């Protein structure tokens, strides 16, 4: 140096153009119980705000559209192959 995969909340992971983070797992609050364990419920990315709304977020920076974690460029990290 070519060629191809992967990069998403604390953790695994989904979703291949239209409610972003489904599902588990953890973690915080409660319920149950003398206690705890199990189980049941609720909530769980940032920032702002008394709420209520409101900006913002899928490696990093651009593009493309009405709309992008999804498509197209260029980088940066990581697997693998191949020279």
């Nucleotide at each position: 140096g070519c060629c191809g995969g992967g990069u998403u909340g604390g953790u695994g992971g989904a979703a291949g153009g239209g409610c972003a983070g489904a599902c588990a797992c953890g973690a915080u609050c409660g319920c149950c119980u003398c206690a705890a364990a199990a189980g049941c419920g609720a909530u769980u990315g940032c920032c702002u705000g008394a709420a209520a709304g409101g900006g913002c977020g899928u490696g990093u920076g651009g593009g493309u559209u009405c709309g992008a974690a999804u498509c197209c460029c260029a980088c940066a990290c990581u697997c693998g192959g191949c020279a």